[in-house]
Transfer RNA from a Thermoplasmatota archaeon, 73 nucleotides, folded computationally. It matches the Rfam family "tRNA". It is annotated as a transfer RNA. Taxonomically the source falls in Thermoplasmatota (Archaea, Methanobacteriati). Model confidence (mean pLDDT): 85 of 100.

């Protein structure tokens, strides 16, 4: 130097048939309870690494680039 994969909420990730941004833990909140956990109800939280392209429309296609593992030299 060259190829692979992988970046989506605090966390782990799921969504690749291009049209709704999710689940699950944790967080706060209310309710139960003498207090707590346990269970139940709600809510907050995100620039889908980043900058262009293409489209009516992009987390999803197309180009460069960043970081993190791998594999070749």
């Nucleotide at each position: 130097g060259g190829g692979g994969c992988a970046g989506u909420a605090g966390a782990u990730c799921a969504g690749u048939u291009g049209g709704g941004a999710g689940a699950u833990c944790g967080u706060c909140a209310g309710a139960c309870u003498g207090a707590a956990g346990a269970u139940c109800u709600g809510a907050a939280a995100g620039u889908c690494g980043c900058c262009g392209g293409u489209u009516c429309a992009a987390g999803u296609c197309c180009g460069g680039c960043c970081u993190g593992c791998c594999c070749c030299a």